RNA sequence: UGGGUCAACCGGGCAAUCGCGGGCGGUUACGCUGCUCGAGGAAAGUCCGCGCUCUAGAGAGCAUGGUGCCGGGUAACACCCGGUCGGGGCAACCCGGGGACAGGGCCACAGAAAACGACCGCCUCAGGGCGCAAGCCUUUUUGAGGCAAGGGUGAAAAGGUGGUGUAAGAGACCACCGGCGUCGGCAGCAAUGUCGGCGGCCAGGCAACCCCCACCAGGAGCAAGGCCAAGCAGAGGCAAAGCCCACUUAUGCGGGCGAGGGGCUGCUCGUUCCUCUUGAGUCUCGGGUAGGCUGCUUGAACCCCGCGGUGACGUUGGGUCCAGAUGGAUGAUUGCCCCGAUGAUGGCCUUCGACGCUUCGUCGAGCCAGGAUCGGACAGAACGCGGCUUAUAGGUUGAACCAAUCG
RNA sequence: GGGCGCGUAGCUCAGCUGGUUAGAGCGCACGGUUCACAUCCGUGAGGUCGAGGGUUCGAGUCCCCCCGCGCCCACCA
Numbered sequence: 001u002g003g004g005u006c007a008a009c010c011g012g013g014c015a016a017u018c019g020c021g022g023g024c025g026g027u028u029a030c031g032c033u034g035c036u037c038g039a040g041g042a043a044a045g046u047c048c049g050c051g052c053u054c055u056a057g058a059g060a061g062c063a064u065g066g067u068g069c070c071g072g073g074u075a076a077c078a079c080c081c082g083g084u085c086g087g088g089g090c091a092a093c094c095c096g097g098g099g100a101c102a103g104g105g106c107c108a109c110a111g112a113a114a115a116c117g118a119c120c121g122c123c124u125c126a127g128g129g130c131g132c133a134a135g136c137c138u139u140u141u142u143g144a145g146g147c148a149a150g151g152g153u154g155a156a157a158a159g160g161u162g163g164u165g166u167a168a169g170a171g172a173c174c175a176c177c178g179g180c181g182u183c184g185g186c187a188g189c190a191a192u193g194u195c196g197g198c199g200g201c202c203a204g205g206c207a208a209c210c211c212c213c214a215c216c217a218g219g220a221g222c223a224a225g226g227c228c229a230a231g232c233a234g235a236g237g238c239a240a241a242g243c244c245c246a247c248u249u250a251u252g253c254g255g256g257c258g259a260g261g262g263g264c265u266g267c268u269c270g271u272u273c274c275u276c277u278u279g280a281g282u283c284u285c286g287g288g289u290a291g292g293c294u295g296c297u298u299g300a301a302c303c304c305c306g307c308g309g310u311g312a313c314g315u316u317g318g319g320u321c322c323a324g325a326u327g328g329a330u331g332a333u334u335g336c337c338c339c340g341a342u343g344a345u346g347g348c349c350u351u352c353g354a355c356g357c358u359u360c361g362u363c364g365a366g367c368c369a370g371g372a373u374c375g376g377a378c379a380g381a382a383c384g385c386g387g388c389u390u391a392u393a394g395g396u397u398g399a400a401c402c403a404a405u406c407g
Numbered sequence: 408g409g410g411c412g413c414g415u416a417g418c419u420c421a422g423c424u425g426g427u428u429a430g431a432g433c434g435c436a437c438g439g440u441u442c443a444c445a446u447c448c449g450u451g452a453g454g455u456c457g458a459g460g461g462u463u464c465g466a467g468u469c470c471c472c473c474c475g476c477g478c479c480c481a482c483c484a
Base pairs, nucleotide, nucleotide: 001403002402003401005399006398007397008396009395010394012337013336014335015334016333017332018331020038021037022036023035024034025033026032027031040378044389045388047387048386049385050384051383052221053220054219055218059269060268061267062266064217065216066215067214068213069083070082071081072080073079084097085096086095087094088093098212099211103210104209105206106205107204119151120150121147122146123145124144125143126142127138128137129136130135159177160176161175162174163173164172178202180199181198182197183196184195185194186193187192225294226293227292228291234285235284236283237282238281242257243256244255245254247252258276259275260274261273262272263271264270287483288482289481301320302319303318304317306315307314308313338376339375340374341373342372345369346368347367348366351365352364353363354362355361356360408480409479410478411477412476413475414474417433418432419431420430426464435451436450437449438448439447457473459471460470461469
């Protein structure tokens, strides 16, 4: 200097005028007015996880859903950090992760065979043919059997190389290598790594198919929920069984058993509420209001310094208050500046090319200045947080890597 | 704001437990039949399966993530 990688951050600034929403004041009130505050890194998608609220302070089992190497962080997570293994890249770095010897299922077409492999092929025997015989052939033609080396198919083919061996062959056997299982030692919390022994000689893929294992999750959601005001008109459906004990003269009331219905938002248990003879609950249809307050913004909050930790993160101390709308505010205009693009025009000590020509000049490239024009992204709170993902003009900074050159 | 569902030819829909070239009806074009039109008969065209990425040998189908469209909800008796 060029190229790629990762991470963090900014994402227009200032002033004036007009306008909008909240809070606190002034004004008796409407209204006016003063001060002050007023979007984001994603406020988005609603994909995860929590807080909060109601349901029962959320119980058990099954079902269902989710997560998935190991350890840690956290309120929690599918997030983050560290480690480990596999893959990609020269590297910085990036991507991925339970189990396929518990079981079931699938692997189209092609191919002999997709996991109890044999089409061509190789070989033996019988049969057949030729030949006097030894023997040869068996492609145009047979039968019984052995083998899995070679060919070919496929996304994927039953360990690889070399040798021994054999009728032909083959982990059948041997050496080395790869892989698997198992036992033990060492390092590590663990995943895992490493060393040694033994084994059968070798075991295909798919679990983002069912499933197995481990862990997690009850359901619904701020239109949750609470309070107030206004107004109207209710109707229909859904059912059962009583008995016993104590007190009381009795009516009655309390308890227990039983029955029926409902809640616990899939089912069972369990639990709880109501009823047992006239009403609770629930469902359907109809009616009315579409108003106010609250939940609502002080919070796993933000900033600075220190400490602990490799890190995510935790924490002592100090400081700050930072949107709460409800047809839904947070904007517009002008001026100056900043950044980017186009670029009239002007300049060039120095650099390169062409032409005239040899004092130099002209044109083009390149560099610098620059009136003017255009542009400054994605987007936008609605109960609040932590993440992930997606969108984003342009710009800044840092870290490490590769290549070339110079010292 | 919150919770659900859908997207396949011009339109309405199928597409099974992932499989070879994604189908059906209507419509459209051409040809035949007719004097002509309709009906009828025959042939044909027309698809980025809303978009992208992943799992797999292979995706309309399974997983993730975007885009578009549609539906539901409040309070008082």

This is a predicted complex of two RNAs, RNase P RNA and transfer RNA, with 484 nucleotides together. It holds a member of the Rfam family "Bacterial RNase P class A". Rfam's curators write: Ribonuclease P (RNase P) is a ubiquitous endoribonuclease, found in archaea, bacteria and eukarya as well as chloroplasts and mitochondria.